Overview: A computed fold for a 502-nucleotide part of an RNA from Saccharothrix sp., annotated as small-subunit ribosomal RNA, 5' domain. The source organism's lineage runs through Bacteria, Bacillati, Pseudonocardiales, Pseudonocardiaceae and Saccharothrix. The full RNA is in RNAcentral, with records from ENA and SILVA. It matches the Rfam family "Bacterial small subunit ribosomal RNA". Rfam links the family to the GO terms structural constituent of ribosome and ribosome.
Context: one part of a larger RNA
RNA sequence: GGACGAACGCUGGCGGCGUGCUUAACACAUGCAAGUCGAGCGGUAAGGCCCUUCGGGGUACACGAGCGGCGAACGGGUGAGUAACACGUGGGUAACCUGCCCUGUACUCCGGGAUAAGCCUGGGAAACUAGGUCUAAUACCGGAUACGACCAGUGGAGGCAUCUAGGGUGGUGGAAAGUUCCGGCGGUAUGGGAUGGACCCGCGGCCUAUCAGCUUGUUGGUGGGGUGAUGGCCUACCAAGGCGACGACGGGUAGCCGGCCUGAGAGGGUGACCGGCCACACUGGGACUGAGACACGGCCCAGACUCCUACGGGAGGCAGCAGUGGGGAAUAUUGCACAAUGGGCGAAAGCCUGAUGCAGCGACGCCGCGUGGGGGAUGACGGCCUUCGGGUUGUAAACCCCUUUCAGCAGGGACGAAGCGUGAGUGACGGUACCUGCAGAAGAAGCACCGGCUAACUACGUGCCAGCAGCCGCGGUAAUACGUAGGGUGCGAGCGUUGUCC
Numbered sequence: 001g002g003a004c005g006a007a008c009g010c011u012g013g014c015g016g017c018g019u020g021c022u023u024a025a026c027a028c029a030u031g032c033a034a035g036u037c038g039a040g041c042g043g044u045a046a047g048g049c050c051c052u053u054c055g056g057g058g059u060a061c062a063c064g065a066g067c068g069g070c071g072a073a074c075g076g077g078u079g080a081g082u083a084a085c086a087c088g089u090g091g092g093u094a095a096c097c098u099g100c101c102c103u104g105u106a107c108u109c110c111g112g113g114a115u116a117a118g119c120c121u122g123g124g125a126a127a128c129u130a131g132g133u134c135u136a137a138u139a140c141c142g143g144a145u146a147c148g149a150c151c152a153g154u155g156g157a158g159g160c161a162u163c164u165a166g167g168g169u170g171g172u173g174g175a176a177a178g179u180u181c182c183g184g185c186g187g188u189a190u191g192g193g194a195u196g197g198a199c200c201c202g203c204g205g206c207c208u209a210u211c212a213g214c215u216u217g218u219u220g221g222u223g224g225g226g227u228g229a230u231g232g233c234c235u236a237c238c239a240a241g242g243c244g245a246c247g248a249c250g251g252g253u254a255g256c257c258g259g260c261c262u263g264a265g266a267g268g269g270u271g272a273c274c275g276g277c278c279a280c281a282c283u284g285g286g287a288c289u290g291a292g293a294c295a296c297g298g299c300c301c302a303g304a305c306u307c308c309u310a311c312g313g314g315a316g317g318c319a320g321c322a323g324u325g326g327g328g329a330a331u332a333u334u335g336c337a338c339a340a341u342g343g344g345c346g347a348a349a350g351c352c353u354g355a356u357g358c359a360g361c362g363a364c365g366c367c368g369c370g371u372g373g374g375g376g377a378u379g380a381c382g383g384c385c386u387u388c389g390g391g392u393u394g395u396a397a398a399c400c401c402c403u404u405u406c407a408g409c410a411g412g413g414a415c416g417a418a419g420c421g422u423g424a425g426u427g428a429c430g431g432u433a434c435c436u437g438c439a440g441a442a443g444a445a446g447c448a449c450c451g452g453c454u455a456a457c458u459a460c461g462u463g464c465c466a467g468c469a470g471c472c473g474c475g476g477u478a479a480u481a482c483g484u485a486g487g488g489u490g491c492g493a494g495c496g497u498u499g500u501c502c
Base pairs, nucleotide, nucleotide: 001502002501003500004499006498007497008496009495010494013369014368015367016366017365018364019362020361021327026325027324028323030322031321032320035070036069037068040067041066043063044062048059049058050057051056077280078279079278087204088203089202090201091200092199093198096197097196101193102192103191104190105189106188107187108186109143110142111141112140118133119132120131121130122129123128149172150171151170152169154167157164158163206252207251208250213243214242215241218240219239220238221237222236223235224234225233255277256276257275258274259270260269261268262267282303283302284301285300286299305316306315307314308313333359335358336357337356341355342353343352344351345350372402373401374400375399382393383392384391385390406443408438409437410436411435412434416429419426420425446491447490448489449488450487451472452471453470457486458485459484460483461482467474468473
């Protein structure tokens, strides 16, 4: 000198764009953050409409609860753990999986038994739950069919050891309907694609030897199990190996990268915001469902903590968005909207969406603008200094002539919607940006420094006191170094200080 997710002191007019718990992965009141589908199903709790004998009935334009489907594994948060194939980069899978989507082929036949909701009877303070009875399905189950799929054995071809693609033989197992358009939307099996994932390998990136030896599922083999799949991943047996001064093992620290800061570069530091990957979700463990989880707003067990209780038993998990307490030098609103973009569901209308779009707060940062412009000497008054002549503040002010950005007031007023909807209509931001008009210089300047380094000097006060200080050093009676004033210098809505990195 540059930089910062900064903080502190003094000061503070406006706007745009960014950015804002770096500390306690501390504990959390309250609200919201994941639903949707009646074009899968039985139905009808509430509302609407119609009828009513006022008990109720009908309707479906509508739908609570329930069965079922898809989603809930995405999106959002955090950085605790992790020195590891976690990440980066380059490869491999003849060792693999992949819902929805695209594309190809074939099929979509015949039956069955339940169950929730409902109704009845109970238990419980509650959370909830037991029994009986009735019913439906794109819920569940059985059978038929089988090009291909899988399994066993067979002969030829190719390759990279296991193998791969294809030919003939025998065995195994699968379908579900709905339609107000008969167009479609679906379902099953299988091939290919796309996307997403899984596993393996080479290389690369911290400190420490005041850690020198480490290891028994350890290293390898065979048989078996397990998995989508290879493999000590697991197990039985056998062998005795494997790693290490090119740093094993141990300890400390740490999410990794694209990047960011600095620097001419080499390098050094760093990993906040944005993007990719990983890990975690009160702490520890476990599996279930599923195409996908060992699952933040799912389940079970244990633990700590908090809450309710009729004492028998239950409920909870903000490292989602706001917000609270606490910690701290320190970090925001319990806001608006789904209008746009994106996501889930749905044929669609649409519903949901604290993702997102916006608004609010903070000079926290960057950038832009303003606080007026021109003229104006008798160099006014006042202040300060003085050699008492004057000098300086200083064209500065007053005064004259202008202008009106920004802020203020009034009128008009968007793009974002080429969307969605048959149509009427439909914008959170927002009466915002922007445009026009009005008034009046009117509402808007501070901070640090002035001994040398380093740009800027005098007076008074103080008297090794009070104090200053980045280094050298100032202060003990004329201090350009302390304090105040005048003047000056530098930057300017900021200026200084502190901290950290280069």